[in-house]
Context: one part of a larger RNA
RNA sequence: CUGGGUUUAAAGGGUGUGCAGGUGGGGUAAUAAGUCAGUGGUGAAAGCCCCCGACUCAAUCGGGGAACUGCCAUAGAUACUGUUAUUCUUGAGUGUAGUUGAGGCAGAUGGAAUAUGACAUGUAGCGGUGAAAUGCUUAGAUAUGUCAUAGAACACCGAUCGCGAAGGCAGUCUGCCAAACUAUUACUGACACUGAAACACGAAAGUGCGGGGAUCAAACAGGAUUAGAUACCCUGGUAGUCCGCACCGUAAACGAUGAUCACUCGUUGUUGGCGAUACACAGUCAGCGACUAAGCGAAAGCAUUAAGUGAUCCACCUGGGAAGUACGACCGCAAGGUUGAAACUC
Numbered sequence: 001c002u003g004g005g006u007u008u009a010a011a012g013g014g015u016g017u018g019c020a021g022g023u024g025g026g027g028u029a030a031u032a033a034g035u036c037a038g039u040g041g042u043g044a045a046a047g048c049c050c051c052c053g054a055c056u057c058a059a060u061c062g063g064g065g066a067a068c069u070g071c072c073a074u075a076g077a078u079a080c081u082g083u084u085a086u087u088c089u090u091g092a093g094u095g096u097a098g099u100u101g102a103g104g105c106a107g108a109u110g111g112a113a114u115a116u117g118a119c120a121u122g123u124a125g126c127g128g129u130g131a132a133a134u135g136c137u138u139a140g141a142u143a144u145g146u147c148a149u150a151g152a153a154c155a156c157c158g159a160u161c162g163c164g165a166a167g168g169c170a171g172u173c174u175g176c177c178a179a180a181c182u183a184u185u186a187c188u189g190a191c192a193c194u195g196a197a198a199c200a201c202g203a204a205a206g207u208g209c210g211g212g213g214a215u216c217a218a219a220c221a222g223g224a225u226u227a228g229a230u231a232c233c234c235u236g237g238u239a240g241u242c243c244g245c246a247c248c249g250u251a252a253a254c255g256a257u258g259a260u261c262a263c264u265c266g267u268u269g270u271u272g273g274c275g276a277u278a279c280a281c282a283g284u285c286a287g288c289g290a291c292u293a294a295g296c297g298a299a300a301g302c303a304u305u306a307a308g309u310g311a312u313c314c315a316c317c318u319g320g321g322a323a324g325u326a327c328g329a330c331c332g333c334a335a336g337g338u339u340g341a342a343a344c345u346c
Stems, first nucleotide, its partner, number of pairs: 003318004007300002012314001014201004021194003025088007033081002035077002038074005049065006091191001092188003095184006103177007110154001114150008125136002162169002206247006216240001220236004258313006266291009295302002319346003328339004
């Protein structure tokens, strides 16, 4: 390489859009590039293989055959693939009428809690722990009440719910943008699938500049614990956590399960439609769950949301360590990221 694989043994790219490429629905006609069979030429000799012969045998040598699986030309075949023309509607998309949602962006706004400040009441403790201490407090704390200010997060509803490509998304209202589903079959007529590279998005932490700073809290300080305690516990506390703009580009980015299409026994719950309405049921489409049959699987398990049966395209794996390291290249302000070995060793 081939083969065999990728939930958990090595292995699915974090996710999407999409150029090239690969693959691609039904009918008719043409063509004959692929494809199939025929003929001719060529495919040097030697060698390989088979048969025969010569040196006493063998190696060796000689003769004959086969083979040289290929290429070129030619006249044919037309099922399949390709190409061209034409056509169809079931794939795909559009329209019309509805429905749905924490989908996105921007603005406005609400209450509870927390912290701080002011005033009032009030007096000796509060706080914290396994127990304590550090800490706060007669300069009046903690507690209670009223008022004010600030920032952040949205109890109940709330769910095995819903939406989104993924990351993710939750107080309420408004505006803008996008999506999905259902019904209808009105329109287009294969316009499709996948997708290296590329581009876009991408939690948290981190970075730059400017704001903001209530809570929590790396670092740090102190108190404990302990043989020690650079920890776990406690009291404090700065970056950060929040906002704007710009970077970073990684996660157990997980369903550890790539995308799309077709097919394959049932039971049950639920979300959004449709139909039917008798308010009970059963039907249908799209989702989200539980169980289970065949089948699959090393087993655990999966099982119409497949890890079953098939098809197309992409990505990836090939013993452990060294190592996601070194070197080089590219990207980044940096942190670092992407790509990614070998010696050696078992």
Model confidence (mean pLDDT): 87 of 100.
This is a predicted structure of a 346-nucleotide part of an RNA (small-subunit ribosomal RNA, central domain) from an uncultured bacterium.
The RNAcentral record of the full RNA draws on ENA and SILVA.